[in-house]
This is a predicted structure of a 691-nucleotide part of an RNA (large-subunit ribosomal RNA, domain II) from a Chloroflexota bacterium. Model confidence (mean pLDDT): 87 of 100.
Context: one part of a larger RNA
RNA sequence: GCCUGCGAGUUAAUCUCAGUGGCGAGGCUAAGGGAGUGACACCCGGAGCCGUAGCGAAAGCGAGUCUGAAUAGGGCGUUCAGUCGCUGGGAUUAGGCACGAAACCAGGUGAGCUAACCAUGGGCAGGGUGAAGGCGGGGUAAAACCCGCUGGAGGCCCGAACCGGUGUCCGUUGCAAAGGGCUCGGAUGACCUGUGGUUAGAGGUGAUAUGCCAAACGAACCUGGAGAUAGCUUGUUCUCCCCGAAAUAGCUUUAGGGCUAGCGUCACGCGUUCAGUACCGGAGGUAGAGCACUGGAUGGGCUAGGGGGCUUACCGCUUACCGAACCCAACCAAACUCCGAAUGCCGGUACUCCAGAGCGUGGCAGUCGGACUACGGGAGAUGAGUUUCGUGGUCGAGAGGGAAAGAGCCCAGACCAUCGGCUAAGGUCCCUAAGUCCAGGCUAAGUGGGAAACGAGGUGGGGCUGCUGUGACAACCAGGAGGUUGGCUUAGAAGCAGCCAUCCUUUAAAGAGUGCGUAACAGCUCACUGGUCAAGUGGCCCUGCGCGGAAAAUGUAACGGGGCUUAAGCCUGGCACCGAAGCCAUGGGUCUCCGCCACCUGCGGGUGGCGGGGGCAGUAGGGGAGCGUUCUGCGUGCAGCGAAGCCGUACCGUGAGGAGCGGUGGAGCGCGCAGAAGUGAGAAUGCAGGC
Numbered sequence: 001g002c003c004u005g006c007g008a009g010u011u012a013a014u015c016u017c018a019g020u021g022g023c024g025a026g027g028c029u030a031a032g033g034g035a036g037u038g039a040c041a042c043c044c045g046g047a048g049c050c051g052u053a054g055c056g057a058a059a060g061c062g063a064g065u066c067u068g069a070a071u072a073g074g075g076c077g078u079u080c081a082g083u084c085g086c087u088g089g090g091a092u093u094a095g096g097c098a099c100g101a102a103a104c105c106a107g108g109u110g111a112g113c114u115a116a117c118c119a120u121g122g123g124c125a126g127g128g129u130g131a132a133g134g135c136g137g138g139g140u141a142a143a144a145c146c147c148g149c150u151g152g153a154g155g156c157c158c159g160a161a162c163c164g165g166u167g168u169c170c171g172u173u174g175c176a177a178a179g180g181g182c183u184c185g186g187a188u189g190a191c192c193u194g195u196g197g198u199u200a201g202a203g204g205u206g207a208u209a210u211g212c213c214a215a216a217c218g219a220a221c222c223u224g225g226a227g228a229u230a231g232c233u234u235g236u237u238c239u240c241c242c243c244g245a246a247a248u249a250g251c252u253u254u255a256g257g258g259c260u261a262g263c264g265u266c267a268c269g270c271g272u273u274c275a276g277u278a279c280c281g282g283a284g285g286u287a288g289a290g291c292a293c294u295g296g297a298u299g300g301g302c303u304a305g306g307g308g309g310c311u312u313a314c315c316g317c318u319u320a321c322c323g324a325a326c327c328c329a330a331c332c333a334a335a336c337u338c339c340g341a342a343u344g345c346c347g348g349u350a351c352u353c354c355a356g357a358g359c360g361u362g363g364c365a366g367u368c369g370g371a372c373u374a375c376g377g378g379a380g381a382u383g384a385g386u387u388u389c390g391u392g393g394u395c396g397a398g399a400g401g402g403a404a405a406g407a408g409c410c411c412a413g414a415c416c417a418u419c420g421g422c423u424a425a426g427g428u429c430c431c432u433a434a435g436u437c438c439a440g441g442c443u444a445a446g447u448g449g450g451a452a453a454c455g456a457g458g459u460g461g462g463g464c465u466g467c468u469g470u471g472a473c474a475a476c477c478a479g480g481a482g483g484u485u486g487g488c489u490u491a492g493a494a495g496c497a498g499c500c501a502u503c504c505u506u507u508a509a510a511g512a513g514u515g516c517g518u519a520a521c522a523g524c525u526c527a528c529u530g531g532u533c534a535a536g537u538g539g540c541c542c543u544g545c546g547c548g549g550a551a552a553a554u555g556u557a558a559c560g561g562g563g564c565u566u567a568a569g570c571c572u573g574g575c576a577c578c579g580a581a582g583c584c585a586u587g588g589g590u591c592u593c594c595g596c597c598a599c600c601u602g603c604g605g606g607u608g609g610c611g612g613g614g615g616c617a618g619u620a621g622g623g624g625a626g627c628g629u630u631c632u633g634c635g636u637g638c639a640g641c642g643a644a645g646c647c648g649u650a651c652c653g654u655g656a657g658g659a660g661c662g663g664u665g666g667a668g669c670g671c672g673c674a675g676a677a678g679u680g681a682g683a684a685u686g687c688a689g690g691c
Base pairs, nucleotide, nucleotide: 001691002690003689004688005687006686011094012093013092014091015090016089017088018087019086020085021084022083023082026050027049028048032044033043034042054061055060064076065075066074067073097235098234100232104225105224106223107222108221109220115199116198117197118196119195120194121193122192123191124189126158127157128156129154133150134149135148136147137146138145162186163185164184167182168181169180170179201217203213204212205211210219238626239625240624241623242622243621248261249260250259251258252257262367263366264364265363266362267361268360269359270358272355273357275352276351277350278349279348280347281346282345288339289337290336294333295332296331298329299328300327301326305322306321307319308318309317310316370395371394372393373392374391375390376389377388378387379386400411401410402409415588416587417586418585420584421583422582426578427577428576429562430561431560435575437574438573439572440571441570442569448564454548455547458545459544460543461542462541463540464539465538466537467536475532476531477530478529479528481505482504483503486500487499488498511526515524516523589616590615591614592613593612594611595610596609597608598607599606600605627680629677630676631675632674633673634672635671636670637669638668645664646663647662648661649660651658652657
């Protein structure tokens, strides 16, 4: 891992609701007892419980009562049938659907591992070094001191046993739940070690590492309390049918949990009250706008006042400074409003509509982590697949078609069947179903098929305007002069560093000079003019499509691909076709409503048939109807001429499932009705076994 088996809402008591039944102003017995049987049953037992009256804290009073001074008012009552079984839903108390802690407490067991200690024993090859002391000699007044020999100290040195465990390699389902190889530390010591003994878990021991206390010690192990508790995680077993949520509010030592409400379902009751639309009547201060208020803020005007200057005893004068208020103009505001919508909201009337509308009462829930998207806001950086509200949608719980792929986008809500049809979004050259469709235009960038500010004689359309057959624009030929090198400045400044001025003349025309250039001149060129030529040529604005701006990590890789250029791109218009589980058609199923008929009826209704209308996606969850397993009762059957089980099979049923037949097997097993449950397995790192 697979297979087989086992494996999770049970039982009791009490309460409550529903279904059903008995009796009914009553209903029921409990413990206990009696008689008796094959068994279930049967008979006593009224203690007691619920109901029949309430109100008050109570005394108490009573269809009333309490409060109160009250004959007031107010509160609760006065009408409305209960009770006892059975069955089911739910609650509570119990382990209470199952499995699961980390832990807590009690009583015990452990120092044969290890820590420390006590008692008593044992062990340490060999080599080296050579302390004190001693002796002799030298030396001294005597010493100190020096030399030689002797001596043999040391948590001394080297290094086996022994103890340890430094580095590295191997080992890592190992030789081994800590080993092996090489290497390394200590090795007369705070050394190592045998044996016997002591200390125990709220504890011991500890040269402290929170180490060790029998292979996991921040508090050992075993058994018990014990099925501790687990607002947590996981799992929770047959089928079909109907409906179908929530991820919100308030409160919560509350935030991943609860309670109540909201939203779901089921039953009973009310019976269009709901919703939509139209009209009528309302409340309101948002969007927008505005500046009348409150504030902000710009320019101008005017002015009080202030600053500067002059004057000065006082008074004054002046100003190209600042400048409130006021005036004019143009603005800004969630916490501004002289104004003010659209929607939405409330009420009324009418119409449409019978919708799984609305409302009330009761039973049972689930939900309280939401997600994205569009629009309106806040927070943030007018960031986020961000966060927080509001309104709608979708997903959640929604399949199908489209978007290459893709919960939340677009289309569209799947009862079943059909080798029928029509459409939606989106598409129609090939992959790939359907137009290489029609008409007009645009694009040349593979733009399409990613991106901004900004930039540009790309190109299409529109508008305004200048010049132009008295010849424009472009090109070519020619001229482009004189005073003068204007004045200043400067080393120089001559059109052309800079400052000032910018005249006059000759002219067809020519600036005290447009650019290049020189050290300064020179030189080239332009404006301007003539000629040649000959018909358009400039400027500006709006707009369609394109261009640049444009750098990323595996490989083209920013159309899904191929490939596409009067398109297979873009814009406008048109026709046709394709395209879904949408719609239609045909047949079928089921639920519900209406009508008719039949049967039953306790007269409320129920069951069946036919016809018609409508519904039938679905998680949590509510409701309904069934299948199957084991056992029991009653009834009825099958079986050695072959039961169960097993294998095969083309049959029946919407399904759980059920037959028939054949084989195998070799002794029990069905069916109908009813009852009771150890009643259904794929998941729980489930449990056991097998492979």